[in-house]
Molecule: Glycine riboswitch aptamer
Organism: uncultured Anaerolineae bacterium
This record gives sequence, C1' cells and structure tokens, in this order.
RNA sequence: AGCGGUCUGUGAAGAGAGUUCCCGCCGCUGGGACGCCGAAGGGGCAAGCCGCCAGAUGAUGCUGGUCUGGAGGCGAAACUCUCAGGUUCAAGGAUUCACAGGCUGGU
Repeated sequence: AGCGGUCUGUGAAGAGAGUUCCCGCCGCUGGGACGCCGAAGGGGCAAGCCGCCAGAUGAUGCUGGUCUGGAGGCGAAACUCUCAGGUUCAAGGAUUCACAGGCUGGU
C1' cells in the first nucleotide's frame, strides 16, 4: 500500500399477514377477543465429529485396531416453531449495495 473477516454509523433498496369484532375515545393512540404472518430478537433439528458403556473378532492371556448395538456432548440455515414481534399509514425490518470509522488476519 492493497486484500479478507468482524462490529458500528450514514445513505439507498427492502416482503408477508384483518385497521374483523367489542370497550374507551371527536379522531389518532390504548385495552380485550378471534384469525393470520415471518425477515428484529429468541428456541429446535441433519450429515458429520467426539469421548463413554456393552458385545463380537483377535486368541495362552491382555492391550491396540476393526465391527455391531445403546445412551450422551458438539453441531447450519433464508429450514422449522411462532415465545417475542408484526398484521392501514408511520415506525420497525432479515438481507443487499455504497461510503466512513474501530478491531483483527494473511500477503
């Protein structure tokens, strides 16, 4: 100097699903009921890996190795659950791009 990873900020884009009913309320906002959505957050699991237990093989015997069975731990998502959240607008919003900065890894 440049590249990668990660975090934060700014800008742009950004889906889904009743503003259905009741109460309060001038209206917005609020509460409740039922229905619905998945892309804040959160939970769950596959393959595989790890060690443990039992049996078999090995074979004088033991150990290692190998095979079979059992329970356990780790283990991903845009999958799944629908706790939370959402279900007019607004706000929020995973994710993508650009810019800036912090930390960090290699060359």